[in-house]
RNA sequence: AUAAGAUAAAGCCAAACCUGCCGGACGACGGGGACGGAAAGCUACGGGUCUAUCGGAUAGCCGGGCUGCCUUA
Numbered sequence: 001a002u003a004a005g006a007u008a009a010a011g012c013c014a015a016a017c018c019u020g021c022c023g024g025a026c027g028a029c030g031g032g033g034a035c036g037g038a039a040a041g042c043u044a045c046g047g048g049u050c051u052a053u054c055g056g057a058u059a060g061c062c063g064g065g066c067u068g069c070c071u072u073a
Stems, first nucleotide, its partner, number of pairs: 002073004012037002017032004022027001035060001041066003045063003048058004
């Protein structure tokens, strides 16, 4: 550097739900919580879905792009 994987070790993230706050809504953020995840890190580029009030949301729906830890070969 490339490929594969979570077996081991040390870790990481955090669904539903409850709660505070923002919001017209979808939903976002904080705290609790743990269904799960090997990129459940970032990116709204394409498709899908949701909301709809111009507009937005969803990356933990699928695909693409960028970046990265550990181990093995």
Description
Predicted 3D model of a 73-nucleotide RNA (c-di-GMP-I riboswitch aptamer) from Desulforhopalus singaporensis. The coordinates come from a structure-prediction model, not an experiment, and the mean pLDDT is 83. The source organism's lineage runs through Bacteria, Pseudomonadati, Desulfobulbia, Desulfocapsaceae and Desulforhopalus.